[in-house]
RNA sequence: CGGGGUGUGGCUCAGCGGUAGAGCGCUCGCUUCGGGUGCGAGAGGUCGGCGGUUCAAAUCCGCCCACCCCGA
Repeated sequence: CGGGGUGUGGCUCAGCGGUAGAGCGCUCGCUUCGGGUGCGAGAGGUCGGCGGUUCAAAUCCGCCCACCCCGA
């Protein structure tokens, strides 16, 4: 320098055009002498950034950034 992949709650990941989800973790309640387990409820993400397409974008397109892989 060129090509490819990944980027979504604190963590690991799903979601592939039509209101953002799960598990774990966290908080509260029940249970317990207390903790854990179990059960119930809740908080928490404007989807890496900026533009574009569309009635509508996490999703499609362009550029940039970070990380990983391949080539020179």
Molecule: transfer RNA
Organism: candidate division WWE3 bacterium CSP1-7